[in-house]
Record summary: The prediction has a mean pLDDT of 83. A computed fold for a 117-nucleotide RNA from Pseudoxanthomonas taiwanensis, annotated as SAM riboswitch aptamer (S box leader). The sequence is in RNAcentral, with records from Rfam.

RNA sequence: CGGCCAUCGAGACCGGCGGAGGGACAGGCCCUUUGAUGCCGGGGCAGCCUGCGGACGCGCGCAGCGGACGUGAGGUGCCAAAUCCUGCGGGGACUGCGGUCCGCCGAGAGAUGGUUC
Numbered sequence: 001c002g003g004c005c006a007u008c009g010a011g012a013c014c015g016g017c018g019g020a021g022g023g024a025c026a027g028g029c030c031c032u033u034u035g036a037u038g039c040c041g042g043g044g045c046a047g048c049c050u051g052c053g054g055a056c057g058c059g060c061g062c063a064g065c066g067g068a069c070g071u072g073a074g075g076u077g078c079c080a081a082a083u084c085c086u087g088c089g090g091g092g093a094c095u096g097c098g099g100u101c102c103g104c105c106g107a108g109a110g111a112u113g114g115u116u117c
Stems, first nucleotide, its partner, number of pairs: 002116007013042005021031003025087004043079003048075003051071003056066003083109001088106003091102004
């Protein structure tokens, strides 16, 4: 890299460096010299995995197993906009039948975590 599983409508910004693009791709729409993207430092959010605590359940049991929930120490992740929206298929509303609209459903793509050869 690939396969599988889970989640993705909530949440969380300051300083330094630097100097033109950035928001994965395409279209749209945005952000950006009032300094973006990025890198570094600090801060924060969250709670996937580990750790720790753990009502309670199974159990003859101070063994053992499971465990809602809590914590946030360790490993990640994240801190414009729903994953910014749409891309494929379906559904619904309206229509001057050209089309327009809908935070409706599913799929795909992507992101993050866990796991696996």